Record summary:
A computed fold for a 348-nucleotide part of an RNA from a Candidatus Aminicenantales bacterium, annotated as large-subunit ribosomal RNA, domain IV. The source organism's lineage runs through Bacteria, Bacteria candidate phyla, Candidatus Aminicenantota, Candidatus Aminicenantia and Candidatus Aminicenantales.
Context: one part of a larger RNA
């Protein structure tokens, strides 16, 4: 010095990002227990007092005994229950181990529950309920080239997806673009049907030749026309992807504008919240708490950039969850000191 441990004066979080770590609480039993609450809880709330031994008194059940058929009634014993009073011992009786520290306030997730095997357990996932959509059975949907399997030896109170995520009070406008579902009049539109016509060969025919025509065939191509689903139009849908303004003016003090004007849009963000797990400016501003509080809370609201199932606001109970304050209590610290056991260090 290092590791694991024991005490500690006076103080008691001044320590530090933070009470991390330790310390403090603990067990049985009796009193007693608040807000709020989904009336179940909250709760072991919170605070309180008792316990050891030894002896008097008392003494319920038990089990004797009497009397009675029986119920029962009286009665003995013993505490293997208990209560009372008193009396002793130690610092110290749950005497040793084992064995909750409370509150109070907020934020986020309703719970109980999974989860990064080995640095993350959490507000992440799941969830029970909510809703939207597909799915009429040989379901849809998965897996497989098939065959066949799964779904399901199930049948819309079933099963597949997506989004929310108890419950409570709600979920506003916009269908212009996307996708989605619905029509089908027109527009376009593919192979295929169609064959107008056009080229090549060529018999023959014309020619002195060079050529020039050329029927059938057979070949190469081939216009209009017919032609479905998409698209293009017409509709409808947001718990479908998604979106939800500007500028100017105005009230008998000023300040603001409830109103008016314009100008764009599909519509211009409702209800709730609101410097917030979101606020840049910001340590906003005002109020609590401290002697002093970039954090905490209660509010204003000028939301750089909250907002209604990518759900909004609440919420009793839950949480090895994240802030913030307190009280108990302590070597975290003021400040460090001793002492045990193993290492380190020296000899062998």
């Nucleotide at each position: 010095c290092c590791c694991u441990c024991g005490u500690u004066a006076a103080g008691g979080a001044a320590u530090u990002a933070g009470g991390c770590a330790a310390a403090a609480u603990g067990u049985c039993c009796c009193c007693g227990u608040a807000a709020c609450u989904u009336a179940g809880g909250g709760a072991a709330a919170a605070g309180g007092g008792g316990a050891g031994c030894c002896g008097g008194c008392u003494g319920a059940a038990g089990c004797g005994u009497a009397u009675g058929c029986a119920a029962a009634u009286a009665u003995g014993u013993c505490u293997u229950a208990g209560g009372u009073c008193g009396g002793u011992c130690g610092c110290a009786g749950a005497g040793a181990a084992u064995c909750g520290g409370c509150u109070c306030u907020a934020g986020u997730g309703a719970c109980u529950g999974g989860u990064u095997a080995a640095c993350a357990a959490a507000a992440c996932c799941a969830c029970a309920g909510g809703u939207c959509u597909c799915u009429g059975c040989c379901a849809a949907c998965u897996c497989g080239c098939a065959a066949g399997a799964g779904g399901a030896a199930g049948u819309a109170u079933a099963g597949g997806g997506g989004c929310u995520g108890a419950c409570a009070u709600c979920u506003g406008c916009c269908c212009a673009g996307u996708g989605c579902c619905g029509g089908a009049a027109g527009g376009u539109u593919a192979a295929g049907g169609g064959g107008a016509g056009a080229g090549g060969u060529c018999a023959g025919g014309c020619g002195u030749a060079a050529g020039c025509u050329g029927a059938a065939g057979c070949u190469u191509u081939g216009a209009a026309c017919c032609g479905a689903a998409g698209c293009c139009c017409c509709g409808g849908u947001g718990a479908a992807c998604g979106g939800c303004g500007g500028c100017c003016g105005u009230a008998a003090c000023u300040a603001u504008a409830a109103c008016g004007g314009u100008c764009c849009u599909a519509a211009g963000g409702u209800a709730g919240c609101g410097a917030a797990a979101u606020u840049c400016c910001u340590u906003g501003u005002c109020g609590g708490g401290c002697a002093a509080g970039u954090u905490c809370c209660g509010a204003c609201c000028c939301g750089c950039a909250c907002g209604a199932a990518c759900g909004a606001u609440g919420u009793a109970a839950c949480a090895a969850c994240u802030g913030g304050a307190g009280c108990a209590c302590u070597g975290u610290c003021u400040c460090a000191a001793c002492g045990a056991g193993g290492g380190a260090c020296c000899c062998g």
Background
The coordinates come from a structure-prediction model, not an experiment, and the mean pLDDT is 86. The RNAcentral record of the full RNA draws on ENA.